Context: one part of a larger RNA
RNA sequence: CCAGGGAUCUCCAGUGGGAAGUGAAGACCCCGUGAAACUUUACUGUAGCCUGUAGUUGCAAUGUGAGUGGAGUUAUACAGCGUAGAUGGGAGUCGCUACGUUUUGAUCGCCAGAUCAGAAAUAGACAUCAAUGAAACACCAUCUUUCAACGCUUACGUUGCUAACCAAGCAAUUGGGACAGCUAUUGGUGGACAGUUUGGCUGGGGUGGCACCCUGCUGAAAAUGUAUCAGUAGGGCCCAAAGGUUGGCUCAACUCGGUCAGAAAUCGAGUGUAGAGUGCAAGGGCAAAAGCCAGCCUGAUUGGAAUUCCAAUCGUACGAAUUUCAAACACGAAAGUGUGGCCUAGCGAACUCCUAUGCUUUCUUGAUGGAAGUUAGGAAUGACAAAAAAGUUACUCCGGGGAUAACAGAGUUGUCGCGCCCGAGAGCUCAUAUCGACGGCGCGGCUUGCUACAUCGAUGUCGGCUCUUCCUAUCCUGGAUGUGCAGAAGCGUCCAAGGGUGGGGGUGUUCACCCAUUAAAAGGGAUCGUGAGCUGGGUUCAGAACGCUGUGAGGCAGUUUGUUUAAUAUCUACUGGAG
Numbered sequence: 001c002c003a004g005g006g007a008u009c010u011c012c013a014g015u016g017g018g019a020a021g022u023g024a025a026g027a028c029c030c031c032g033u034g035a036a037a038c039u040u041u042a043c044u045g046u047a048g049c050c051u052g053u054a055g056u057u058g059c060a061a062u063g064u065g066a067g068u069g070g071a072g073u074u075a076u077a078c079a080g081c082g083u084a085g086a087u088g089g090g091a092g093u094c095g096c097u098a099c100g101u102u103u104u105g106a107u108c109g110c111c112a113g114a115u116c117a118g119a120a121a122u123a124g125a126c127a128u129c130a131a132u133g134a135a136a137c138a139c140c141a142u143c144u145u146u147c148a149a150c151g152c153u154u155a156c157g158u159u160g161c162u163a164a165c166c167a168a169g170c171a172a173u174u175g176g177g178a179c180a181g182c183u184a185u186u187g188g189u190g191g192a193c194a195g196u197u198u199g200g201c202u203g204g205g206g207u208g209g210c211a212c213c214c215u216g217c218u219g220a221a222a223a224u225g226u227a228u229c230a231g232u233a234g235g236g237c238c239c240a241a242a243g244g245u246u247g248g249c250u251c252a253a254c255u256c257g258g259u260c261a262g263a264a265a266u267c268g269a270g271u272g273u274a275g276a277g278u279g280c281a282a283g284g285g286c287a288a289a290a291g292c293c294a295g296c297c298u299g300a301u302u303g304g305a306a307u308u309c310c311a312a313u314c315g316u317a318c319g320a321a322u323u324u325c326a327a328a329c330a331c332g333a334a335a336g337u338g339u340g341g342c343c344u345a346g347c348g349a350a351c352u353c354c355u356a357u358g359c360u361u362u363c364u365u366g367a368u369g370g371a372a373g374u375u376a377g378g379a380a381u382g383a384c385a386a387a388a389a390a391g392u393u394a395c396u397c398c399g400g401g402g403a404u405a406a407c408a409g410a411g412u413u414g415u416c417g418c419g420c421c422c423g424a425g426a427g428c429u430c431a432u433a434u435c436g437a438c439g440g441c442g443c444g445g446c447u448u449g450c451u452a453c454a455u456c457g458a459u460g461u462c463g464g465c466u467c468u469u470c471c472u473a474u475c476c477u478g479g480a481u482g483u484g485c486a487g488a489a490g491c492g493u494c495c496a497a498g499g500g501u502g503g504g505g506g507u508g509u510u511c512a513c514c515c516a517u518u519a520a521a522a523g524g525g526a527u528c529g530u531g532a533g534c535u536g537g538g539u540u541c542a543g544a545a546c547g548c549u550g551u552g553a554g555g556c557a558g559u560u561u562g563u564u565u566a567a568u569a570u571c572u573a574c575u576g577g578a579g
Stems, first nucleotide, its partner, number of pairs: 009579007017572003022566001029401004034397002036393004042196005048189003052185005058161012072147001075144001085143005092126003101120008165176004199212001200210002208229001213235006236384001237279001238341002243297007251275001253271005277286002280346001282344003301327009329338003352379005358374006408455001409453001410451003414448001416444006425435002462537001463535003467529001468526005475500003478495006503515003543561004547556003
């Protein structure tokens, strides 16, 4: 000096493995006593519509009702001359055209008769007296009742009118007409519209359930107290006796005996600490009783005070229980006992309403009256310390959460996969060539679960394509060995991961199935490797349809169609090149 190789540094062009890269306070999920939109037989209202009444709104006729006025008319228990409405006054009243009689007609009738109108002749007729609870339609007054007519007021129906009012018309006028319209008010209807609600717990939420109020036992770790959607059972009553008291009695079961009568009925004797019973769960308790029977009763009463549980410790309502004082009682000869049930469950604020001859005030006073307050009792909120309350959202939105789900990771490994131990048995005989029940012990971290530890101010989600590397529990190829290995072909085991493990069909598929080959068509890991590499068939927005479902809005691990896949690479890594 030439050639080759290497360490280090710098630069250029690329590729996209990593920076759980950048982008957007996650759209899925849950939470909020958040929002909005929509629905309806959610709740409460409002327009609108219907409807009664009043006003605007007047004049008449007729019919049917209601009220009222005067004059009429009707009223039969029995007894009684008799068709006696009730009460009071009352000794007279009516009359010469009256009453009664005869006759004609009408009304009523419990067919005896009563009342009224017309005609004829005619001077007395009816009460007072006897019978009746009550005495005269002799007469007068008031009232009840039946019926018919009249007058007044009013309602409704029908009809008529014109002058309000309305419509048409330039007007004259015409048409409608007390209706319509309008105003006020009553009742109804009323997602057309509005405002809201639509609970909590929860091994995510929903579905389910109630562990949301109360009681017993276990858990509960020998004081008290103690959680879980822990376990096991219960309560939301019942009883006027199943309560109080006094007196008496002793149960279950078994043995023996005994007519029908038997294993078992009722009877007698014996043993009998409870093995029975207690209104109902469980626990505790109870034998001259707390169990069973009988007598008499209502203490299951009224008023006050305190204590305990509820509620370990500080505080607390309702409720429950206990002790005691006073009153008036019950039972008992008395001592005494009794403020419900042997004890522990059986329960409920305010507002409102009801009840009370309660109490207070007030108004009428006729008070068992009206009104207000108060006291006591009752009526319910079981989501049980108590709003008056249905849904949908994939059209969605906001605030938050890894306090909480889906993917992936982590932990665990029931499940899954792969081994080992034992060896009943199969294998003609013979456990172990091969297979191996019933059981036992492990390994792996691929399946599926469980947990909710990291991530919700985002770690892009199935499958395929591409590309690389690793493991061995080896499918082929290589080596070795056992055999129920003659050979060939097999079967089992050991060593071994160098290389290989392919092509098609339908399915989005992974998987699975099928076809023809092949030495073989092994199994897995790498954020179920790999979307700042591709695809986008599936899942998983918005549009639409079918089936099913829902009253509906809508919904459906049912189906179908449709559907934006961002980016010029800062660092690092790698590839190629240059100095």
Source information:
This is a predicted structure of a 579-nucleotide part of an RNA (large-subunit ribosomal RNA, domain V) from a Candidatus Woesearchaeota archaeon. The full RNA is in RNAcentral, with records from ENA. The source organism's lineage runs through Archaea, Nanobdellati and Candidatus Woesearchaeota. Rfam family: Archaeal large subunit ribosomal RNA.